[in-house]
Predicted 3D model of a 100-nucleotide RNA (c-di-GMP-I riboswitch aptamer) from Caldinitratiruptor microaerophilus. The organism belongs to Caldinitratiruptor, within Bacteria. Model confidence (mean pLDDT): 88 of 100.
RNA sequence: AAACGGCAAACCCGGCGAAAGCCGGGGGCGCAAAGUCACCGGUCUACCGUCCGGGGCCGUUCCCCCAGCGGCCCCGGGCCACGACAGCGGGACUGCCGAA
Numbered sequence: 001a002a003a004c005g006g007c008a009a010a011c012c013c014g015g016c017g018a019a020a021g022c023c024g025g026g027g028g029c030g031c032a033a034a035g036u037c038a039c040c041g042g043u044c045u046a047c048c049g050u051c052c053g054g055g056g057c058c059g060u061u062c063c064c065c066c067a068g069c070g071g072c073c074c075c076g077g078g079c080c081a082c083g084a085c086a087g088c089g090g091g092a093c094u095g096c097c098g099a100a
Base pairs, nucleotide, nucleotide: 006031007030011026012025013024014023015022016021029087035093036092037091039090040089041088042085043084044083049079050078051077052076053075054074055073056072057071058070059069060068
C1' cells in the first nucleotide's frame, strides 16, 4: 500500500433497571484491537443509607393550649457505591493480513 473480513456512534423499536446503563433488532458516527478484563486514575448514576430544611400524624409533660422531647410518614436539598462506563486514559491477556 493492499486482501478477506470484523466491530458498531447518534437515533428508532422491543425488553431489563430506581438511575447511570445494559440486552435484542434496525441503523452507521467512527475504530488496526472500538477483542476480553473494573487492576490504577477518571467520569456517570443515587435505590439503600445518612444529614439539613419544610409539612402532617401519634405519644410524652400538662386541666387545656403553646413550647420542649421521642417516634412514624411525605416533599425538597447536600453527601455517599455495594451500581455503571473498556467507544476517557493507563495497565494485563489474546489476536487477522502484509511491506516486513